[in-house]
RNA sequence: CACUUAUCCAGAGUAGCGGAGGGAAAAGGCCCUGUGAAGCUACAGCAGCCGGUCGGCAUAAUAAGCCGAUGUCUUGGUGCUAAAUCCUGCCGAUUUAGGAAAGAUAAGCC
Numbered sequence: 001c002a003c004u005u006a007u008c009c010a011g012a013g014u015a016g017c018g019g020a021g022g023g024a025a026a027a028g029g030c031c032c033u034g035u036g037a038a039g040c041u042a043c044a045g046c047a048g049c050c051g052g053u054c055g056g057c058a059u060a061a062u063a064a065g066c067c068g069a070u071g072u073c074u075u076g077g078u079g080c081u082a083a084a085u086c087c088u089g090c091c092g093a094u095u096u097a098g099g100a101a102a103g104a105u106a107a108g109c110c
Stems, first nucleotide, its partner, number of pairs: 003108006013043005021032003027088003044081003049077002051073001052070006085102001090099002
């Protein structure tokens, strides 16, 4: 990279460097941005996927497994910190709700 599964209308930013773009993708829309974009660094924060801990089920068993709770477990592994994944896009539809695709993140697999 590819594949599988789950989630995605919640939440959380300051400073320094930097110096013109940014919001994944054709196109359209709407936004952010010299009152400083991207990127990098530091610190802070959010969240609760995996892990940890506690309880329950189950068991010969304090094993494996399953369920629930917990972030006062961050001195465990990631992730994230404008706007719904910013919105539309494909199917369907009067509109909304809905579904798909793509993407992001996590876990697994190779």
Molecule: SAM riboswitch aptamer (S box leader)
Organism: Seleniivibrio woodruffii